[in-house]
The RNA shown here (small-subunit ribosomal RNA) has 1453 nucleotides and comes from an uncultured bacterium.
RNA sequence: AGGGUUUGAUCAUGGCUCAGAUUGAACGCUGGCGGUAGGCUUAACACAUGCAAGUCGUGCGAGAAAGCACCUUCGGGUGCGAGUAGAGCGGCGGACGGGUGAGUAACGCGUAGGAAUCUACCUAGUAGAAGGGGAUAGCCCGGGGAAACUCGGAUUAAUACCGUAUACCUCCUUAGGGAGAAAGAGGGCUUAGCUUUGAUGCUCUCGCUAUUAGAUGAGCCUGCGUAAGAUUAGCUUGUUGGUGAGGUAAAGGCUCACCAAGGCGACGAUCUUUAGCUGGUCUGAGAGGACGAUCAGCCACAUUGGGACUGAGACACGGCCCAGACUCCUACGGGAGGCAGCAGUAGGGAAUCUUGGACAAUGGGCGAAAGCCUGAUCCAGCCAUGCCGCGUGAGUGAUGAAGGCCCUAGGGUUGUAAAACUCUUUCGCCAGGGAAGAUAAUGACGGUACCUGGUAAAGAAACCCCGGCUAACUCCGUGCCAGCAGCCGCGGUAAUACGGAGGGGGUUAGCGUUGUUCGGAAUUACUGGGCGUAAAGCGCACGUAGGCGGACUAGUCAGUCAGAGGUGAAAUCCCGAGGCUCAACCUCGGAACUGCCUUUGAUACUGCUAGUCUAGAGUUCGAGAGAGGUGAGUGGAAUUCCGAGUGUAGAGGUGAAAUUCGUAGAUAUUCGGAGGAACACCAGUGGCGAAGGCGGCUCACUGGAUCGAUACUGACGCUGAGGUGCGAAAGCGUGGGGAGCAAACAGGAUUAGAUACCCUGGUAGUCCACGCCGUAAACGAUGAGAGCUAGUCGUCGGAAGGCAUGCUUUUCGGUGACGCAGUUAACGCGUUAAGCUCUCCGCCUGGGGAGUACGAUCGCAAGAUUAAAACUCAAAGGAAUUGACGGGGGCCCGCACAAGCGGUGGAGCAUGUGGUUUAAUUCGAAGCAACGCGCAGAACCUUACCAUCCCUUGACAUCCCUGUCGCGGAUCCAGAGAUGGGUCUUUCAGUUAGGCUGGACAGGUGACAGGUGCUGCAUGGCUGUCGUCAGCUCGUGUCGUGAGAUGUUCGGUUAAGUCCGGCAACGAGCGCAACCCCUGUCUUUAGUUGCCAUCAUUUAGUUGGGCACUCUAAAGAGACUGCCGGUGAUAAGCCGGAGGAAGGUGGGGACGACGUCAAGUCCUCAUGGCCCUUACGGGAUGGGCUACACACGUGCUACAAUGGCAGUGACAAUGGGUUAAUCUCCAAAAACUGUCUCAGUUCGGAUUGAGGUCUGAAACUCGACCUCAUGAAGUCGGAAUCGCUAGUAAUCGCGUAACAGCAUGACGCGGUGAAUACGUUCCCGGGCCUUGUACACACCGCCCGUCACACCAUGGGAAUUGGUUUUACCUGAAGACUGUGUGCCAACCGCAAGGAGGCAGCAGGCCACGGUAAGAUCAGUGACUGGGGUGAAGUCAUAACAAGGUAACCGUA
Repeated sequence: AGGGUUUGAUCAUGGCUCAGAUUGAACGCUGGCGGUAGGCUUAACACAUGCAAGUCGUGCGAGAAAGCACCUUCGGGUGCGAGUAGAGCGGCGGACGGGUGAGUAACGCGUAGGAAUCUACCUAGUAGAAGGGGAUAGCCCGGGGAAACUCGGAUUAAUACCGUAUACCUCCUUAGGGAGAAAGAGGGCUUAGCUUUGAUGCUCUCGCUAUUAGAUGAGCCUGCGUAAGAUUAGCUUGUUGGUGAGGUAAAGGCUCACCAAGGCGACGAUCUUUAGCUGGUCUGAGAGGACGAUCAGCCACAUUGGGACUGAGACACGGCCCAGACUCCUACGGGAGGCAGCAGUAGGGAAUCUUGGACAAUGGGCGAAAGCCUGAUCCAGCCAUGCCGCGUGAGUGAUGAAGGCCCUAGGGUUGUAAAACUCUUUCGCCAGGGAAGAUAAUGACGGUACCUGGUAAAGAAACCCCGGCUAACUCCGUGCCAGCAGCCGCGGUAAUACGGAGGGGGUUAGCGUUGUUCGGAAUUACUGGGCGUAAAGCGCACGUAGGCGGACUAGUCAGUCAGAGGUGAAAUCCCGAGGCUCAACCUCGGAACUGCCUUUGAUACUGCUAGUCUAGAGUUCGAGAGAGGUGAGUGGAAUUCCGAGUGUAGAGGUGAAAUUCGUAGAUAUUCGGAGGAACACCAGUGGCGAAGGCGGCUCACUGGAUCGAUACUGACGCUGAGGUGCGAAAGCGUGGGGAGCAAACAGGAUUAGAUACCCUGGUAGUCCACGCCGUAAACGAUGAGAGCUAGUCGUCGGAAGGCAUGCUUUUCGGUGACGCAGUUAACGCGUUAAGCUCUCCGCCUGGGGAGUACGAUCGCAAGAUUAAAACUCAAAGGAAUUGACGGGGGCCCGCACAAGCGGUGGAGCAUGUGGUUUAAUUCGAAGCAACGCGCAGAACCUUACCAUCCCUUGACAUCCCUGUCGCGGAUCCAGAGAUGGGUCUUUCAGUUAGGCUGGACAGGUGACAGGUGCUGCAUGGCUGUCGUCAGCUCGUGUCGUGAGAUGUUCGGUUAAGUCCGGCAACGAGCGCAACCCCUGUCUUUAGUUGCCAUCAUUUAGUUGGGCACUCUAAAGAGACUGCCGGUGAUAAGCCGGAGGAAGGUGGGGACGACGUCAAGUCCUCAUGGCCCUUACGGGAUGGGCUACACACGUGCUACAAUGGCAGUGACAAUGGGUUAAUCUCCAAAAACUGUCUCAGUUCGGAUUGAGGUCUGAAACUCGACCUCAUGAAGUCGGAAUCGCUAGUAAUCGCGUAACAGCAUGACGCGGUGAAUACGUUCCCGGGCCUUGUACACACCGCCCGUCACACCAUGGGAAUUGGUUUUACCUGAAGACUGUGUGCCAACCGCAAGGAGGCAGCAGGCCACGGUAAGAUCAGUGACUGGGGUGAAGUCAUAACAAGGUAACCGUA
């Protein structure tokens, strides 16, 4: 610090995802030791049992028992136990310590301040502590009760309680005065005076009272900070304030009476939801974000709710009272309880420990103290839960052992790893010694830490991963199955992605997975983002609050800046030291804690105050421009209708028609009239307006802008949340109006359908007035305002200058085009910015769900505005690039069309295919580019198929062992044959002379053979096709962020990317062309088997002779736009001409660029993998490939007179036959003559019968041919469709291959020998350029919606269940308060009666729980129902993307 993922590729946008760190964790696999920390995040659920708060005899009175000893009258007594145990009164402490986080959005917490307070114990000071009284528990007696407990009587003490006295002092006060305390205990000394115990006195210690101050702790108030939601906008009646009173320790509506009507709120009140707050922790570069376990500070709570008592302190976790729920005991009358203390139990949960030891230390309570208590605490136990440390050995060791795995079979790897040898003992184990922590004593931990000795390599390694991201690869198994997966994605027979193995990588007593948080994410952007087209500028303006704001001067010092002081607890983080062997951990010191407050200063800027200015803004005057707005009036053209005239059969409409109108007179035409709506030409990227929008003319009223000029005001400005107004069309309401047009609707067409497009009609509506609606792709998809930053060329409105008087220059304001800098992802923008800056507002944060649901506001309604979530996907989207495609465009070509000639499609037959049939009808080929194709030839063979019969190292190859010496030939028997069994004949080679070698045959064993079995989608090779189309690329350079572009485009030209010219390109390669072959002319050479002009000769070039000619086959020549003219650009070229056998590639062939079609072929061959192995191999016989309701392709023969038949009759070439130019195989049509005379014929020949020939072991299934007889269909072929441009089509025959035989097929050969091409509009295919694209598997593409099915979440929903909350009313426990107090009472007064004072009781208001009624709100369930989402192969159509076949889209009905 980045990476993966949208695309064919690219850039940018944008989400998803990964690598890091973290954790109170959990789960899976595994597990040696130690240190140190941590350990119910869930049910503030319920709790058995034990313990967690007591202590004081130096406050007080009282006071056992067991046991022992002695005595005894045997009943008991005495002493010790013992002033002990236990209990009571009294004091102090149970308000600390410990737990938990339910509640709380609050002065609760944090921070900084404040004034109106209290504070036991503690410290310091001052003063006191005199003298009296009456009770009461315990104990005892008696009673009630199951128990808890309780009642009565009698008696008693105190540091318990109550008067009195005194008052330094405190409090109150009318300033005179008034009120208010106390307690003793213990030790020592002392007896002068008193009685022994004692009392008194003195003194010390501990207490007591009053008070002042301190310290500590606590209460109260305030500023600021401290969640989310506006789909919560209004809230509040003790509410806000005042006066008075009450109350409190204390200010205060804290409470009450009266008065006033305030108080809070867009700087977010109220309501709802969530939450203990902080120091800090985690993460991050930081700013931030998330969290608030352990430790520390504060708060709140203690089964739920309420309440007070006591007390210095509580409204009290282990106190009380009441109410509720729950649990337990009960004799049913009544009682008891509260683990969110420590352990522990049940339950919940993915999940969290021992019913341990000790008060030794540190602290706490009580006590004078000893001491007691202390689940605080210190320790131990359990748990890899985290962090830290250590170990599981070290060295040498190559035969690179064995085994495993892979293999190209050579080897490689595991791997110095092991073994082996040498060495060590950390940890562990055994034994001995043995601390510090404590200070004189006291040690739970603990015989622990540590030290020493011994022991033997001995007891100690796992987990995850290995397709990319991301370090690490092979084999086997599996076969879209099983499975994996964080994202992209793997798996459909060669999986580095699944499972196993070998090997490797990473971490290590752990490893991986899952969850959480931050990071990466600049993906909420303060630091640090955006808004033309990716998500995003409100439709437009006015304007409130708010924000921001020109120049100068002075003051002030709020912001700002600087210094100082206080605070910012400790711990934590950081730095430096130190202590545990190190580290984690701990200790000490420092820094820091970025904050708040106080104070002193500075005054540039901002703010505030005061004054001044004119550059912003505005006012005044004068001009001119304009579809700016509103109202009234008015004009002509056109459509339609009405009337009349002329006139006659059609009109209208369309791609073509029809519906429609018209003989009742239409259309057409002329005149007249009515009515409504809209304003041709001018007219223009012209004008005006804020936008929507505005268009005949005139008048009236009226808004704004511009230019010019002088004077005036003096910042008066900009923006603008809410708010208000305007706001196309459609739509709504009321009333008019209605010519044309025209949703709905009707009819006609089109169509498979046509609820559409087209046509004929036609109603709302469109128009007017008034009132609503408030939306549009309301767009420049670009908010408003201001300043700055090159220009050029138009145009509109003004002003000024110059003159050449219709031109030019300057300037202000608009409106356009291009363009520099700059900017942008690119496209583009570019003084009218999307550039550079400033101010303010609005908006965005992946796609879908959805601008939807619910709620609210508005509306008559339609609906508008505001506006989610569940769920789902890994993309959706932008710009540009290359292709492909288009029922887009331009240019060009091709037997592509057209012009012609001849066919196919109809018939019969041949042949191939499909289908069907079959035991089998072997297999392949499938649009063009399968179908007379593989097959250049299936009776057997071929043959791969079927039935049956046989063989199993095999028909064929190599190796090994044994045997034989072969082989071959003839023949007999069984059998369908293969095969089996016999007979006869024949008798290998070399040699080193060795059963040595080679060869052949037979038998045996196993390695192996064999497979036309599968996969052409694992392959090689070969082939088809686009296409003999003119294309396909590269190097360097240049342009572009890039994919890419340029070159290769453009203007000409060509058959051609052929050539020329131009050009940021310059060159090059594969293709084109040429080079090669055949053919056309000539020359030379050569004449045998060829030829014969001349000379002989013959039946015959037969033979002499000759090589001139033909011909043969070698080498050459020839054609190059070379020459001339025209044209073109002076080019390339084109047109014409000459010459020439041939003229512009002369004709034909071979030759096939980069690539496409997963094209074809595993059955030519080769080959990976898989499969079969007495069979899917091999042999044989017979059958099948030849079947036959049918369909298609390719052909042959015909349908006849351009013919049939008969006769006459000439001319070829290729090729074959073993060698051979010798020999041989070889013509037909045409032409001529005759005949037939338009018929199913003297056409046609299928079919069938009979007879033969040939081949072959063999023509039945199943050959060809011949003769005789038979004589189907067929009279030129529907829709459709094929070939061909010259020696071509057409027509005629001939040859060859394979082959025993079999051609109408294929491949060749020659003979005869045409017609037509105006031309490129259209069909098909192709090339180049351009354009659009939502396609890239590339239009056989992509893709939308309904319906049907399955699943998922969600809205509505009669109703129903539960929670929270509000209002009204009822009820009113306990309690304090107020009143009363007839019942009752010890202290004080009083001789007494009684009084003062108090208690019970009663009453009142307050109030918890509870109840009734009415709401509000949230959540659950819910018959039925709405849409939504998702889902390999369902249905219907084809809406969108190309002009998507009616351009698409937005709003509305």